[in-house]
Context: one part of a larger RNA
């Protein structure tokens, strides 16, 4: 010192478990914010490091609803000190508090501090506590008010549930690449993707044809199939790639510019009458009227063109009005009757009533001195329930021990309905003839140059943008893929709109030929922690005794750590370094070989 056995040490594989993760469905819900958010920093407990929770009234105060016996969160005991059938602790909803920082807003700042002013209260009169207020823009109103007379600009107050900030994705919009493919590349692709910016919102955009079509007709928009890898485009490569027809989801349609009418204000003609003050008589007013401009109302909104203004017909009743009287007509105002309404069409909303979310509540039916065994929920042996034999717990497989499932119930108070009713609340539209006043101008178009669309300049319509140029108003103007005709469709150059569709940060609940601890989130455990980095940033390792702590009184060697007896336990070679304990690695103790 090899080898071989057997027994350990170390180690932390293996297998077993699951509180965590992953993915997808359904439901309900979708914005918060100066009434200070999101996200934090400091504090908050009788003893209190960490998570939680809350917030100087600090693991909490008040109400009101459920709940029914024990409470005083969690790691996590222990001690002390209460609380609670007069109903504590917990759960839900409303409510008060709510330090300081952060958009952060009195002014500053190296966030979680500093350092101010004003007005009120208090007082130990010490400038000392304590509450409020004081950022900027914008809207609105009122007041002052230059140059320069009105005015305007500008100051100044005051009011305002105005804005700012934040949000995983999902949306519009403005910006916008390269790797890569073309087996190189440079048009082109990749891709209008990646990312950056703004801005909405619970969705968003889009939308009631200057639309599709094709001699038949349709009838806003969005989305889904299908049309279709079709027609097309393409160094006709490499690749790109529609639309309408037809099936479905859903379903809603409004409103203004402007002609006219009136009132206000500003201007400019007109000064005394053939013009005005509804018509017609009389009388009577007049800074009256008339023509421009601007605010409001009112009146209109359409493509078998529609409206305005004249005229003429239909229209329920009752009152009012106008310079005054008498007739007529208007035009108002109310009642009734119609009809419609709070997501567009005008707008506050209140009340009930049901539905749903936020707390819960009843829920069936087994035993056994059969047997193994630490322990029955296994076995055996007779029974039950079953709209409920879905799950998970109990000392091992449990319908019938316990929680729970089927099923049926339920809210004092919030909330959601785009559900219904009722108060309210808002509208009254027609038709015929003529007239020839209106129908969205730097706009349609055209030229140049570029963008997006299947469409790469191409016969390029059509749509959007920059320069230039530059119409018509219905006997008008676009359209139909150069362009002409003829026909057909349509009505630009304002605006507003639910659903169907898109996502899923958070909430409840299920499900799975998804992970099962080097796996699954990075993160089952004090995880974005510990650690690294100036900094943006980067980022870990770390789960199981036992069924219960019944976590070894005693004794004994040790100085301890440890161990050996005893006891607990089914088991302790389950002893907290704790389920199982593999290999590499160190040993002991036989046996063998040199």
């Nucleotide at each position: 010192a090899g080898c071989c056995a057997a027994c350990g040490g170390u180690g932390g594989a293996u297998g077993c478990c699951u509180u965590g993760g992953c993915g997808c469905c359904u439901g309900a819900a979708g914005c918060c914010g100066a009434a200070g958010a999101a996200g934090g920093a400091c504090g908050u407990g009788g003893g209190u490091g960490g998570c939680u929770g809350c917030g100087a009234u600090a693991a909490g105060c008040c109400a009101c609803g459920g709940g029914g016996a024990g409470c005083u969160g969690c790691c996590u005991a222990c001690c002390a000190a209460g609380c609670u059938u007069c109903g504590a602790u917990c759960c839900g909803u409303g409510g008060a508090u709510g330090u300081c920082c952060g958009a952060a807003u009195g002014g500053g700042g190296a966030a979680a501090c500093c350092c101010a002013c004003c007005g009120c209260a208090g007082c130990a009169u010490g400038a000392c506590u304590g509450c409020g207020g004081u950022a900027c823009u914008c809207c609105g109103g009122c007041c002052u008010g230059a140059a320069c007379a009105c005015a305007u600009a500008g100051g100044g107050c005051c009011g305002g549930u105005a804005g700012a900030g934040g949000g995983a994705a999902c949306c519009a919009g403005g910006g916008g690449a390269a790797u890569u493919g073309a087996a190189a590349c440079a048009u082109c692709u990749c891709a209008g993707u990646a990312c950056c910016c703004u801005g909405a919102g619970g969705a968003a955009a889009g939308g009631a044809a200057a639309g599709c079509a094709a001699c038949a007709g349709c009838g806003a928009c969005u989305c889904c199939c299908u049309g279709a890898g079709u027609a097309g485009c393409g160094g006709c490569g490499a690749g790109c790639g529609a639309a309408a027809c037809g099936g479905g989801a859903a379903g809603a349609g409004c409103c203004c510019a402007a002609a006219c009418c009136g009132u206000g204000c500003c201007g400019g003609u007109g000064c005394a009458a053939u013009a005005g003050c509804c018509u017609g008589g009389u009388g009577g007013c007049g800074u009256u009227g008339c023509c421009g401009g601007u605010a409001c109302g009112g009146g209109g909104u359409c493509g078998u063109g529609g409206g305005a203004c004249c005229g003429g017909g239909a229209g329920g009743g009752a009152g009012a009005g106008g310079c005054a009287c008498c007739a007529g007509a208007c035009u108002c105002u109310c009642c009734a009757c119609g009809g419609a309404g709070u997501u567009a069409c005008a707008a506050a909303g209140c009340u009930g009533c049901u539905a749903c979310c936020u707390a819960g509540c009843a829920g069936a039916a087994g035993c056994g001195u059969u047997u193994u065994g630490g322990a029955a929920c296994g076995u055996c042996g007779c029974a039950c329930c079953g709209c409920a034999g879905a799950g998970g717990g109990u000392u091992a497989g449990a319908g019938u021990c316990c929680c729970g499932u089927a099923u049926g119930c339920g809210a004092a108070a919030g909330g959601u309905a785009u559900g219904c009713a009722g108060c309210c609340u808002c509208c009254g539209u027609c038709u015929c003839g003529g007239c020839a006043c209106c129908c969205a101008a730097g706009u349609a178009g055209c030229g140049c140059c570029g963008g997006a669309a299947c469409c790469g300049u191409g016969a390029a319509a059509g749509u959007c943008g920059g320069c230039g140029u530059g119409a018509a108003u219905c006997u008008g103007c676009g359209a139909u893929g150069a362009c002409c005709a003829c026909a057909u469709c349509g009505u630009a150059a304002g605006g507003c709109u639910a659903a169907g569709u898109a996502c899923u940060c958070a909430c409840a609940g299920g499900c799975g030929a998804c992970c099962g601890a080097u796996a699954g989130u990075g993160a089952a455990c004090u995880a974005g922690u510990a650690c690294c980095g100036u900094g943006a940033g980067g980022g870990a390792a770390a789960g199981g005794u036992g069924a219960a702590a019944a976590g070894u009184a005693c004794c004994c060697c040790g100085g301890g750590a440890g161990g050996g007896g005893a006891g607990u336990g089914a088991a302790a070679u389950a002893g907290u370094a704790c389920c199982u304990g593999a290999a590499a690695c160190c040993g002991u103790u036989g046996g063998u070989u040199u």
Large-subunit ribosomal RNA, domain I from a Terriglobia bacterium, 594 nucleotides, folded computationally. The organism belongs to Terriglobia, within Bacteria. The coordinates come from a structure-prediction model, not an experiment, and the mean pLDDT is 81. Its Rfam family is "Bacterial large subunit ribosomal RNA".